The RNA shown here (transfer RNA) has 72 nucleotides and comes from a Minisyncoccota bacterium.
The sequence is in RNAcentral, with records from ENA.
Its mean pLDDT, the model's own confidence on a scale to 100, is 82.
Rfam family: tRNA.
RNA sequence: GCCCCCGUAGUUUAAUGGAUAGAAUAACCGGCUUCGAACCGGUUGAUGUGGGUUCAAUUCCUGCCGGGGGCA
Numbered sequence: 001g002c003c004c005c006c007g008u009a010g011u012u013u014a015a016u017g018g019a020u021a022g023a024a025u026a027a028c029c030g031g032c033u034u035c036g037a038a039c040c041g042g043u044u045g046a047u048g049u050g051g052g053u054u055c056a057a058u059u060c061c062u063g064c065c066g067g068g069g070g071c072a
Base pairs, nucleotide, nucleotide: 001071002070003069004068005067006066007065010025011024012023013022018055027043028042029041030040031039048064049063050062051061052060
């Protein structure tokens, strides 16, 4: 330099163009307990970034950024 794949809560992930982006775990609050752990209930928190297509984009196209792999 060329080609391919990936990027969603702190972490692991779901969502094949349409309902408020769903869950687990972590954190925080409460319950239980003599206290804690475990368990139960609740709260907070996410689409890498810019542009395009579309009535509607996490999803399709594209520039850039980051990660991984292959060729030279």